[in-house]
Molecule: Bacterial RNase P class A
RNA sequence: AAAGUUUGACAGACAAUCGCUGGUGGCUUCGCGCCACGAGAGGAAAGUCCGGGCUCCACAGGGCAGGAUGCUGGAUAACGUCCAGUCAGCGCGAGCUGAAGGAUCAGGGCCACAGAAAUGGACCGCCGAUGGCUGCUUAGGCAGAUCAGGCAAGGAUGGAACCGUGGUGUAAGAGACCACGAGGAGCACUGGUGACUUUGCUCCUGGUAAACCCCAUUUGGAGCAAGACCGAGGAGGACGCAGGCGCAAGCCAGCCCUAGCCCGGGGUGCGUUCGGGUUGGUCGCUUGAGCCGUAUAGCAAUGUACGGCCUAGAAAGAUGAUUGUCGCUUCAGUUCGUGGGAGGAUCGCUUCGGCUAUCCGUUAUGACCACUUGAAGUACAGAACCCGGCUUACGGCAAGCUUUCCGG
Numbered sequence: 001a002a003a004g005u006u007u008g009a010c011a012g013a014c015a016a017u018c019g020c021u022g023g024u025g026g027c028u029u030c031g032c033g034c035c036a037c038g039a040g041a042g043g044a045a046a047g048u049c050c051g052g053g054c055u056c057c058a059c060a061g062g063g064c065a066g067g068a069u070g071c072u073g074g075a076u077a078a079c080g081u082c083c084a085g086u087c088a089g090c091g092c093g094a095g096c097u098g099a100a101g102g103a104u105c106a107g108g109g110c111c112a113c114a115g116a117a118a119u120g121g122a123c124c125g126c127c128g129a130u131g132g133c134u135g136c137u138u139a140g141g142c143a144g145a146u147c148a149g150g151c152a153a154g155g156a157u158g159g160a161a162c163c164g165u166g167g168u169g170u171a172a173g174a175g176a177c178c179a180c181g182a183g184g185a186g187c188a189c190u191g192g193u194g195a196c197u198u199u200g201c202u203c204c205u206g207g208u209a210a211a212c213c214c215c216a217u218u219u220g221g222a223g224c225a226a227g228a229c230c231g232a233g234g235a236g237g238a239c240g241c242a243g244g245c246g247c248a249a250g251c252c253a254g255c256c257c258u259a260g261c262c263c264g265g266g267g268u269g270c271g272u273u274c275g276g277g278u279u280g281g282u283c284g285c286u287u288g289a290g291c292c293g294u295a296u297a298g299c300a301a302u303g304u305a306c307g308g309c310c311u312a313g314a315a316a317g318a319u320g321a322u323u324g325u326c327g328c329u330u331c332a333g334u335u336c337g338u339g340g341g342a343g344g345a346u347c348g349c350u351u352c353g354g355c356u357a358u359c360c361g362u363u364a365u366g367a368c369c370a371c372u373u374g375a376a377g378u379a380c381a382g383a384a385c386c387c388g389g390c391u392u393a394c395g396g397c398a399a400g401c402u403u404u405c406c407g408g
Stems, first nucleotide, its partner, number of pairs: 001404008010395001012326007020040002023037005042380001046391002049389005054223004066219005071085005086100001087098004101214002107212001109208003123155002125151003130148002133144004163181006182205007191196001227283004236274006243252003254268005290309008327378006337371004343360004348355002
């Protein structure tokens, strides 16, 4: 320098003007009207995928079904999260990934196509010891073929063929037996809290459980539109009162509306009270597993102690807009200026070390670089009960470490 990998912090700054939502104080014509002060989004506020607080449901205890999780130890309110490890896999490496219990005392299931056979089988092949057949034969047997039969070494199929290699053995063969080795289980032993591991002995040998299933742990449901309280109007219940006619339904009168009066038309029991409850309002609502700093325990996640701080709470949903200056990135231009300055700029190829081409400059009338100048850009994204995580989206920055190359 390039390529990678892990971790951390940040999320443009300041000022002016005009606005928006709460809070406090003052004024007030009492109209939440005006004025002043102070506060006002995130690392993901997102997806709503896990876990908890809180609320209601027969208070949430037991069981079945269903779901979730699944190496060990720790952290935590809890978790499927985090930290530290073990084992396995990937990477040259720093590191990364893992749904990582059980397929040997629970059980069956499945393993496409091909292939004889996918845990039970013989297509090619090997043998023909044994029984039978044929021939020879001095009756012991020998030879031949392979009918029965035996075998699974070799070939062929397949992702996978009954653990692999070599030997013994045999008619031919085979973990049938032996030696070495691979994997697994059990027991003892070394180290470790433990997962696991060292060594030895014994036994065993296809895969598959984000397939059924078994084992262990865990899980009640719905969610702030949860829910609590106050409560207009209208309907309903109770009590009291209510002129005349009618058994009653109802009619007349009375009252109200129809501009004041009359006619006509239309409507109508009155008062008190009860509980539930709609529109609406208040609360829930932001002081909380809170934030910051220091010390301390711990490898760490995290805990403890002390001190300090209060930091949005809206409800068609505020947290914004404009201008100016500066910051960062990229590009362009100028030699007017300042500083540096003898080599440099641009394209192409490359094994990334360099090489080649064109052009400018070479002691300067000075190529080129930096500042100065101009333009463009400055990401993802907007709280809605709260908190801890996960996942997804996204901008540049810093630090540690790894690999390769170059220089000293």